The RNA shown here (transfer RNA) has 75 nucleotides and comes from Tetragenococcus halophilus subsp. halophilus. Lineage of the source: Bacteria > Bacillota > Bacilli > Tetragenococcus > Tetragenococcus halophilus. The prediction has a mean pLDDT of 83. Its Rfam family is "tRNA". Rfam classes the family as a transfer RNA. RNAcentral holds the sequence, with entries from ENA.
RNA sequence: UGCCAGCUUAGCUCAGUUGGUAGAGCAACGCACUCGUAACGCGUAGGUCGCAGGUUCAAGUCCUGUUGCUGGCAU
Numbered sequence: 001u002g003c004c005a006g007c008u009u010a011g012c013u014c015a016g017u018u019g020g021u022a023g024a025g026c027a028a029c030g031c032a033c034u035c036g037u038a039a040c041g042c043g044u045a046g047g048u049c050g051c052a053g054g055u056u057c058a059a060g061u062c063c064u065g066u067u068g069c070u071g072g073c074a075u
Stems, first nucleotide, its partner, number of pairs: 001074007011026004020057001028044004050066005
């Protein structure tokens, strides 16, 4: 440098079934509890599903290109 495969979703780690209105845990914030703090409990907020197109009534999901990461092969 080229080729092949996999991955890219919330601040972090990850689910998401046959295409049908995107979720969990942790973290953050609020409330409750406590003399107070933490833990436990309850709740709230947080998303262009890496990016750009295409197909479809409808795309995280299917198709094409591409960024980054990982692994393999070749030089």